[in-house]
RNA sequence: GGCCUGGUCGCCAAGUGGUUAAGGCAAAAGUUUGCAAAACUUUCAUCGUGGGUUCGACUCCCACCCAGGCCU
Numbered sequence: 001g002g003c004c005u006g007g008u009c010g011c012c013a014a015g016u017g018g019u020u021a022a023g024g025c026a027a028a029a030g031u032u033u034g035c036a037a038a039a040c041u042u043u044c045a046u047c048g049u050g051g052g053u054u055c056g057a058c059u060c061c062c063a064c065c066c067a068g069g070c071c072u
Base pairs, nucleotide, nucleotide: 001071002070003069004068005067006066007065010025011024012023018055027043028042029041030040031039048064049063050062051061052060
């Protein structure tokens, strides 16, 4: 230098154009308890950045940034 894969909440992770972006762990608030733990309820997302296509984009296209891999 070329090519491929990936980037989604504090962590892991699903989501192949349409209604509210699943789930687990953690955290916060509450219920409960003599106090805790456990359990239960609730809350917690501008989807790496910037553009484009579209009535509508996490999703499709382009450029860039970051991580990993392959080739030279």
Description:
The RNA shown here (transfer RNA) has 72 nucleotides and comes from a Candidatus Falkowbacteria bacterium. It was read from a public genome assembly. The coordinates come from a structure-prediction model, not an experiment, and the mean pLDDT is 81. It matches the Rfam family "tRNA". It is annotated as a transfer RNA.